[in-house]
Context: one part of a larger RNA
RNA sequence: UGACGGGGGCCCGCACAAGCGGUGGAGCAUGUUGUUUAAUUCGAGGCAACGCGAAGAACCUUACCCAGAUUUGACAUAUACGGGGUCGGUAUAGAGAUAUCGUUCCCGCAAGGGACCGGUGAAUAGGUGCUGCAUGGCUGUCGUCAGCUCGUGUCGUGAGAUGUUGGGUUAAGUCCCGCAACGAGCGCAACCCUUAUCUUUAGUUGCCAUCAGGUAAUGCUGGGAACUCUAAAGAGACUGCCCGGGACAAACUGGAGGAAGGUGGGGAUGACGUCAAGUCCUCAUGGCCCUUACGUCCCGGGCUACACACGUGCUACAAUGGCCGGUACAACGGGUUGCAAGACCGCGAGGUGGAGCUAAUCCCUUAAAACCGGCCUCAGUUCGGAUUGCAGUCUGCAACUCGACUGCAUGAAGUCGGAAUCGCUAGUAAUCGCGGAUCAGCACGCCGCGGUGAAUACGUUCCCGGGCCUUGUACA
Numbered sequence: 001u002g003a004c005g006g007g008g009g010c011c012c013g014c015a016c017a018a019g020c021g022g023u024g025g026a027g028c029a030u031g032u033u034g035u036u037u038a039a040u041u042c043g044a045g046g047c048a049a050c051g052c053g054a055a056g057a058a059c060c061u062u063a064c065c066c067a068g069a070u071u072u073g074a075c076a077u078a079u080a081c082g083g084g085g086u087c088g089g090u091a092u093a094g095a096g097a098u099a100u101c102g103u104u105c106c107c108g109c110a111a112g113g114g115a116c117c118g119g120u121g122a123a124u125a126g127g128u129g130c131u132g133c134a135u136g137g138c139u140g141u142c143g144u145c146a147g148c149u150c151g152u153g154u155c156g157u158g159a160g161a162u163g164u165u166g167g168g169u170u171a172a173g174u175c176c177c178g179c180a181a182c183g184a185g186c187g188c189a190a191c192c193c194u195u196a197u198c199u200u201u202a203g204u205u206g207c208c209a210u211c212a213g214g215u216a217a218u219g220c221u222g223g224g225a226a227c228u229c230u231a232a233a234g235a236g237a238c239u240g241c242c243c244g245g246g247a248c249a250a251a252c253u254g255g256a257g258g259a260a261g262g263u264g265g266g267g268a269u270g271a272c273g274u275c276a277a278g279u280c281c282u283c284a285u286g287g288c289c290c291u292u293a294c295g296u297c298c299c300g301g302g303c304u305a306c307a308c309a310c311g312u313g314c315u316a317c318a319a320u321g322g323c324c325g326g327u328a329c330a331a332c333g334g335g336u337u338g339c340a341a342g343a344c345c346g347c348g349a350g351g352u353g354g355a356g357c358u359a360a361u362c363c364c365u366u367a368a369a370a371c372c373g374g375c376c377u378c379a380g381u382u383c384g385g386a387u388u389g390c391a392g393u394c395u396g397c398a399a400c401u402c403g404a405c406u407g408c409a410u411g412a413a414g415u416c417g418g419a420a421u422c423g424c425u426a427g428u429a430a431u432c433g434c435g436g437a438u439c440a441g442c443a444c445g446c447c448g449c450g451g452u453g454a455a456u457a458c459g460u461u462c463c464c465g466g467g468c469c470u471u472g473u474a475c476a
Stems, first nucleotide, its partner, number of pairs: 001476002003473003007470007015460002019424005026315007034306002042053002064301002068297003073124001077123001079121003083117002087102005092096001105114003126290002129288003135284002137279003140275001142273001147186006153162003166177003192267004197235007207224002211222003238261001241255002244252001317417001321376007333364003338357002343352003383414001388409007430452007
C1' cells in the first nucleotide's frame, strides 16, 4: 500500500421488511448428471453450467457407431509428361468401381489454341485431432457499481502519501465550501434512438367533420384537407418562477403553471481491472500429432436409450370456474420458390380452385381474456387432461426407430404442495391472446407486440451484495 475481521461509523440496492404471484408435491415438455449402449458426438459446471452453444438432430445437418468404398484426394494453387470431349441414360442399398449405348462448348478458313475432364509423378491439400494454462478476436462477471489514474508541485531516508481526505449535498469522485496543493485524463452526466404534448409542411394506398349522390350494407362515389394517422422540420422542461428552511453556497421540501417536474418513462452505451473465467467445435493462429488415415465419400443406426436424481418451463387441481350460443375492442410484424380472399367439398385437421398483392392498397387476420344469455351445483365431477386403441390430414425421396395436427373412443396422477427457495415498486406484478426469427415439416423455448390491470414499502435492527472513512492483523 492492499486484502481480510462473527471491529467501528456513514450510505445504497426487490438485500431484508410490507405485499402479490410462483418453484419445491402431480402429469407432460425441455436441458443436465448418472447408468446403459456398437455409438448414445463435443463443449458449458456456485452466483456468472443445466429451454446454455442449438434462431429449430427423421435423411441432410453430424462432428459419434456399424458396414461398404476411396487415396494429389470432397476443396485450393502451381508444375512436368502423355491423353480424352464434357455430359446424359441403364445396372448395384448408395458411394465407388466397371461395362455398354447416345452425344461435341468457345475462338479460328485451316493448322491449332483455350475452357472442361480424367491418368501418372512431385510440390502440397485435408483434420469439428490435442493444448483457451502458448495466443488474437469475441463474450460472461463484479456492475451502469462510482470508481480508476496521470502531470507538475509539496511532504517522507524510503516503500509511499497528498490531490481523491474533511463539512454539506447528489442517482453519481454530482456539485458547493474548506484545505499544500494546482490542473488533467478514462469513467458519471449530456450529445444518440424511442415514447408522452403541441405547431408547421405534406395528403396516398391512410382519414371522413361539412355538402351532394348511391346501397340490403360499407369512405362505396363525387368531393373535402378539418379530425385521426403517417413522416419530416420545429417548439417544449432549464430547479426557469414562488414560499420555506440552509452557511449569503451547493442542494433539499412544498407550490404554481404545464401534456410532461426535478435523470419525465424505456433503450443503446459497461472505466482501470478481477476470475490463468468461457470459447483452438464460428473464425484466425504458435506448437505438437495423423497423412492408403485421426483425411474424404456413402447406406443404415445413434445424438430421441431409462431403476433414478437435479434445473428451467407448460397444463392443472376448478364456480373470480367449465361448457354452449350471441356481441365487441388491438399493436408489433411477415408475404412472389411467398401470403392467399370470395366460392365449393369435408364434423375436423384439411382439400379443390385461384381473385388480389413486390403491399398504409391485397393476404396472413375471426385477437383472446371481456360483456350478454343459458346449463352445470361442489362431486375425482360437464374439473383435469396424461396414457392407450382405431381412423385420418399435412410436409417431405422417406414419418418404423423418430414429426406436427385432426376425429371417435379411453379418461391416469392431481383436492394448492415438507424443509427450503425465486421474481416483482406501476401501465410494473399477475393474467389474456397476437406476431416474428430459425424453418420443407416440427415451439410449452427464444425475441418482440398490444388487451385487462393490482397490492405494498412503517422502516434499515437483522440476512446477502456493494461504496466511502477509520481501526486491528501470526496474510500478500
This is a predicted structure of a 476-nucleotide part of an RNA (small-subunit ribosomal RNA, 3' major domain) from an uncultured prokaryote. The prediction has a mean pLDDT of 83. The full RNA is in RNAcentral, with records from ENA.